[in-house]
Record summary: Transfer RNA from Podospora anserina S mat+, 73 nucleotides, folded computationally. The same sequence occurs in records of 4 taxa. NCBI's taxonomy places the organism under Eukaryota, Fungi, Sordariomycetes, Sordariomycetidae, Podospora anserina. The sequence is in RNAcentral, with records from ENA, GtRNAdb and Rfam. A source record names the gene tRNA-Val-CAC-1-1. Rfam family: tRNA. Model confidence (mean pLDDT): 81 of 100.
RNA sequence: GGUCGGCUGGUGUAGUGGUUAUCACGUUUGUCUCACACACAAAAGGUGCCAGGUUCGAUCCCUGGGUCGAUCA
Numbered sequence: 001g002g003u004c005g006g007c008u009g010g011u012g013u014a015g016u017g018g019u020u021a022u023c024a025c026g027u028u029u030g031u032c033u034c035a036c037a038c039a040c041a042a043a044a045g046g047u048g049c050c051a052g053g054u055u056c057g058a059u060c061c062c063u064g065g066g067u068c069g070a071u072c073a
Stems, first nucleotide, its partner, number of pairs: 001072007010025003018056001027043005049065005
């Protein structure tokens, strides 16, 4: 330098154009316990990497950029 892939709550992830973005772990609160843990119940937490475009409508499609990784030379 070429090609390909990833980027979504604190962490890891699902989601092939439609109202409120999924789940697990974690966090907080409650129940339980002398207490803790476990278990159960509930809650908070996302400007979806950035900018622009297409569309009535974009996490999703297109273009450019950033970053991480793989591969070829």